[in-house]
């Protein structure tokens, strides 16, 4: 210098053919259980805000009614080849 792949909560990790972003586990937190604790059941849990609302899939644009999923540019991380 070329070519390919990866990037989503707090942590792992799913989204089929663009169509309710985060399914499941894990933690967390609030209850029952306990003398207490752990285990186990239950029910909530994506950030911020008192709320209304806002903002969010490495960053920036196109495309499109609509994008985590397509296109470009790019930044970091594997891996090849020169």
């Nucleotide at each position: 210098g070329g070519g390919c792949c990866c990037a989503u909560g707090g942590c792992g990790g799913a989204a089929u053919u663009g169509g309710c972003a985060g399914a499941c586990g894990c933690g967390u937190u609030a209850g029952a259980c306990u003398u207490a604790g752990g285990a186990u059941c239950u029910a909530a849990u994506g950030g911020g805000g008192c709320a209304a609302c806002c903002c969010g899939u490495g960053c920036a644009a196109g495309u499109u009614c609509a994008a985590g999923u397509c296109u470009u540019g790019u930044u970091g991380g594997g891996c090849c080849c020169a």